Context: one part of a larger RNA
RNA sequence: GAUUGAACGCUGGCGGCAUGCCUAACACAUGCAAGUCGAACGCGAAAGUUCCUUCGGGGGCGAGUAGAGUGGCGGACGGGUGAGUAACGCGUAGGAAUCUGCCCUAAAGUGGGGGAUAACCCGAGGAAACUCGGGCUAAUACCGCAUAAUCUCUACGGAGUAAAGCAGGGGACCUUCGGGCCUUGCGCUUUAGGAUGAGCUUGCGUCAGAUUAGCUUGUUGGUGAGGUAAAGGCUCACCAAGGCUACGAUCUGUAGCUGGUCUGAGAGGACGAUCAGCCUCAUUGGGACUGAGACACGGCCCAAACUCCUACGGGAGGCAGCAGUGGGGAAUAUUGGACAAUGGGCGAAAGCCUGAUCCAGCAAUGCCGCGUGUGUGAAGAAGGCCUGAGGGUUGUAAAGCACUUUCAAUAGAGAAGAAAAUAUCCGAGACUAAUAUUCUCGGGAGUUGACGUUACCUAUACAAGAAGCACCAGCUAACUCUGUGCCAGCAGCCGCGGUAAUACAGAGGGUGCAAGCGUUAAUC
Repeated sequence: GAUUGAACGCUGGCGGCAUGCCUAACACAUGCAAGUCGAACGCGAAAGUUCCUUCGGGGGCGAGUAGAGUGGCGGACGGGUGAGUAACGCGUAGGAAUCUGCCCUAAAGUGGGGGAUAACCCGAGGAAACUCGGGCUAAUACCGCAUAAUCUCUACGGAGUAAAGCAGGGGACCUUCGGGCCUUGCGCUUUAGGAUGAGCUUGCGUCAGAUUAGCUUGUUGGUGAGGUAAAGGCUCACCAAGGCUACGAUCUGUAGCUGGUCUGAGAGGACGAUCAGCCUCAUUGGGACUGAGACACGGCCCAAACUCCUACGGGAGGCAGCAGUGGGGAAUAUUGGACAAUGGGCGAAAGCCUGAUCCAGCAAUGCCGCGUGUGUGAAGAAGGCCUGAGGGUUGUAAAGCACUUUCAAUAGAGAAGAAAAUAUCCGAGACUAAUAUUCUCGGGAGUUGACGUUACCUAUACAAGAAGCACCAGCUAACUCUGUGCCAGCAGCCGCGGUAAUACAGAGGGUGCAAGCGUUAAUC
């Protein structure tokens, strides 16, 4: 000199863009953060419409709908943290023995049956959490049968293996009047390929210590078996005795890694906040289940510590999600708004959910921009300070006169951009028996904004509301007076202060930066 996720002291007008627990991976009150689908299914309170009616009520219907339940998909993403990890964890360049839901392309199929079970009803136990027994019922839930390969196994002869329907529309024909049947769309099953994602493996690189020199028994290799999606001591039986190491093994300490950030002419050095990629963890330790994917933050089981409820028998919980509380600390924000946009989950769609995200609030924490007025004005006013008492300086500074109104204030206008989609109507094309439906393309009309009292613009009025901080011996830009008298004090270094202190304290003046200025800490 540059820099910082900074803190502290004094001071403080506005805006834009960023950033904001670096410490206790300490404990957490409360609310929210993952749901969705009625076009898979059986129910279903209230309400609608229609038929019958003895006017009490009863039956049917399809659109909508509170609520749980079965079922499907998603809760493995998104969000947080850096405790652990010196490691194939990360970075980079490769490899072969693998899997991959949803998505895309292509081939084939989607036939015919069955038995249950929740919800519901009845009963029982329990303080509760919840649990148990009996009975009824549905499905895209579950299980056989059939069919089947370019799939799997194979001794190459052969053997084995699947599925589910739902919604829209309709001319003939059939009908038990429910539909069958045809067609379109969405699904389902098998297979092949792709895309995406994931698992495994190898070379090289990746902090310090030798006041750590030897380490290792599933250890190193082989055969066989098991196991895995997959190679492999991954595991096991047997056999051999190997394997690593001074090019630093082992041990100890420290640490998430990288793109990058800071500094520097560079080489380097230091760091790894925000943003992005990978890894890791989810109170501590262990385990598996489900699933395409987890050994799963807001899932399950066991053990431990802690907290809470209890009728003492037993139960419940996990903010390193967003806010917020206590504590720790020099120190770090609101228990805010909205799904309008972008993205995600579910759904045919409308739509629902989304503390992701977009916004707002707080903080000079940083960077950038703007303002705190402009011109004129010598009687060089008054006052202050100095003085050699003449004057000098503050100083065109003020006052006065003329002018302007950025920003802030008030009022209005703007309803800008962010917005294009979805659904509805019309036209063309594709599919089709069809001019239905559905899909694709084009066109027209109307609807949707948290921010928001938006940005920008206009008008009104008034210089009106807006300057401090540090320093002045030298380094280092800037000097005098008074007080003090080795005292009080200053100090980054050298050093000042013991009666004329430009070095302490105050004042006047000056210098430097400026909504900041200094100090401390830290890096180069």
This is a predicted structure of a 524-nucleotide part of an RNA (small-subunit ribosomal RNA, 5' domain) from a metagenome. Model confidence (mean pLDDT): 83 of 100. The full RNA is in RNAcentral, with records from SILVA.